[in-house]
Context: one part of a larger RNA
């Protein structure tokens, strides 16, 4: 050196745990904003920092309710000083305050800063015969666009443009869902151009709690149905398609939900006013029943004898508790605000006025329809055209006739349907710290990048800090040895368990 055994170090796997996540269900809510939002900057505590809260009235002020003994948020103790049964802290409703930036809106700007004008029968200071003049402060106003009303007013006579004043509204943010306007490519076709991907991604505009659609100029087929939307089916069928890759209905049937109306002023919707019912939301209240023995550090475990149960969901308590605690079943509760439904009144909207003419239809070119121009109906329209008037017109997949059916060119309309940034409760053959959100911890933090942007690691002493007084070695160290606490300290803060790699000690053997 090697091998074996023992015992340590290192390391942080594994086991156990969960403060955090993930996926859902039910109900709610579905907006906030010039009365200044979302999001921030800076401040704010007796004491430095971060988080939380708040805003110069600054971990708070007023008031109305709840509640009932301690309290002055968390990391995070301690000190100092206060408050509180004359009801504090705390919880809920309604108010007040709410710096600066930010749509940001007086002008500017390198966001959180700079510089103005103006009004005031607001305050203070200086000054003057004088509220005279000046200064400082306070409270307001001064952006743009659009609607309406009024006042003015060019070239240019009337006018119009323009200007001004007043008043109402808008602007920005927000996770998905919805409607509209634009609109790819990779890819697939085993290449590629029509085609596909796909009207997807993405951009823009707009709205609502849903949106859109919607009461037949619809389907059907000799029988009839009777607005729209969504689901199942029909059906991967009929079709479309370099008939390739692929795309892909409808009729009919079964369900969910049902609702119809109006255009000489409607139904409906919205807001406001004064009312009123149940109920609900935003704090809460009451709430049954157990003791002993044994083991143990500790009883909820064991043993014995009981009790409650409309409560044996769940959590905590020194191990596993129906009866110890919080709760749970059940029963109750609101000064205030909001929701909710009903009817009334008023206002707005509906709204285009005259049953729908530059329309229907046609030509050319495109687009939408499952349908790629095809024999291609139907719908939309860029361009050119262009009817009839219910004795009329559209459709029934070229076209014509017959027949059937409907009435375009005006408008409104709940429910069934889609979604979840958010609130509450509940659930899980979901995860358990390399998992589950990127984030269980100071996390979109540290750090990286000029920037757009990228983006971590990091949980666990113990039942309780009882967190090791005191002594010793040592550099008034680091670290350790005693002592002490504790059930345990090889649970000592680098702290539960503590695998392996790797490095030692001791012993035996071999060399």
């Nucleotide at each position: 050196c090697g091998c074996a055994u023992c015992u340590g170090g290192u390391g942080g796997a594994u086991g156990c745990c969960u403060u955090g996540g993930c996926a859902g269900c039910u109900g709610g809510a579905g907006g906030c904003g010039a009365u200044g939002a979302a999001g921030g900057a800076c401040g704010u505590g007796g004491u430095a920092g971060c988080c939380u809260g708040c805003g110069a009235u600054a971990a708070g002020c007023u008031u109305c309710g709840g509640g009932g003994a301690g309290u002055c948020g968390g990391c995070a103790a301690a000190c100092a000083g206060a408050c509180u049964u004359c009801g504090a802290u705390c919880c809920g409703g309604a108010g007040a305050u709410u710096u600066c930036c930010g749509a940001a809106u007086g002008g500017g700007g390198a966001a959180a800063c700079c510089c103005a004008c103006u009004u005031c029968u607001c305050u203070c200071c200086u000054u003057u015969u004088a509220u005279u003049a000046g200064g400082a402060g306070g409270a307001g106003g001064u952006a743009u666009c659009c609607g309406c009303a009024c006042c003015u007013g060019a070239a240019u006579a009337c006018a119009u443009a323009g200007g001004g004043u007043g008043u109402a509204g808008a602007g920005g943010c927000g996770a998905a869902c919805c409607c509209g306007g634009g609109g790819a490519a990779c890819u697939g076709a085993a290449a590629u151009a029509u085609c596909u991907a796909a009207g997807u991604a993405c951009c823009c505009g707009g709205a609502g709690g849903a949106a859109a659609a919607g009461a037949a100029a619809u389907c059907a087929a000799u029988a009839g149905a009777g607005a729209u939307u969504c689901c199942c089916u029909a059906a991967g069928u009929a079709g479309c398609g370099a008939c390739g890759a692929g795309c892909g209905a409808a009729c009919g049937g079964g369900g969910a939900u049902u609702a119809g109306c109006c255009c000489u002023u409607a139904a409906g919707c919205c807001a406001c006013g004064a009312g009123g019912a149940a109920c609900g939301u935003u704090a809460g209240u009451a709430g049954a029943a157990g003791u002993a023995u044994c083991u143990g550090g500790a009883a909820a475990g064991u043993u014995a004898c009981g009790c409650c149960a409309u409560a044996g969901c769940g959590g905590g308590u020194g191990a596993u508790a129906g009866c110890c605690c919080c709760g749970u079943a059940u029963a109750c509760g609101a000064a205030a605000a909001c929701g909710g439904c009903c009817a009334c009144g008023c206002g707005g909207u509906g709204a285009a006025a005259u049953c729908g003419a530059g329309u229907a239809g046609g030509g050319c070119g495109g687009g939408a329809c499952a349908c790629g121009u095809g024999a291609c109906a139907u719908c939309c329209u860029g361009u050119c055209u262009g009817a009839a008037c219910a004795u009329g017109g559209g459709g029934g997949g070229a076209c014509c006739a017959u027949c059937c059916u409907c009435c375009a060119a005006g408008g409104c309309u709940a429910a069934a349907u889609a979604c979840u940034c958010c609130c509450a409760g509940c659930u899980g053959a979901c995860c358990g710290a390399u998992a589950g959100u990127g984030a269980a911890c100071u996390a979109g933090u540290a750090c990286c990048g000029u920037g757009a942007g990228g983006g971590a690691a990091a949980g666990g002493c113990g039942a309780a800090a009882a967190g090791a007084a005191c002594c010793c070695c040592g550099g008034u160290g680091a670290g350790g040895g005693g002592a002490g606490u504790g059930a345990a300290a090889u649970a000592g803060a680098a702290c539960c368990u503590g695998a392996a790699a790797c490095c030692g000690u001791a012993u035996a053997c071999c060399u």
Molecule: large-subunit ribosomal RNA, domain I
Organism: marine sediment metagenome